[in-house]
RNA sequence: UGACUCGUAGCUUAACGGAAAAGCACGCCGCUACGGACGGCGCGAGUGGAGGUUCGAAUCCUCCCGGGUCAG
Numbered sequence: 001u002g003a004c005u006c007g008u009a010g011c012u013u014a015a016c017g018g019a020a021a022a023g024c025a026c027g028c029c030g031c032u033a034c035g036g037a038c039g040g041c042g043c044g045a046g047u048g049g050a051g052g053u054u055c056g057a058a059u060c061c062u063c064c065c066g067g068g069u070c071a072g
Stems, first nucleotide, its partner, number of pairs: 001071007010024004018055001026042005048064005
């Protein structure tokens, strides 16, 4: 320098172009002598950034930023 790939909640991951879900974590309650485990309830992100296409974009296109792999 070029090609490919990834970027979504504190973490790990989901999500035909119809508007974001779950597990863990965290908070409260139950259970317990107390914890842990278990059960119930709750808290959460508009999707790395900026544009474009579309009635509608996490999803498609362009540029930029960051991580990874490969080539030189």
This is a predicted structure of a 72-nucleotide RNA (transfer RNA) from a Pseudomonadota bacterium. Lineage of the source: Bacteria > Pseudomonadati > Pseudomonadota. Its mean pLDDT, the model's own confidence on a scale to 100, is 83. Rfam family: tRNA. By type it is a transfer RNA.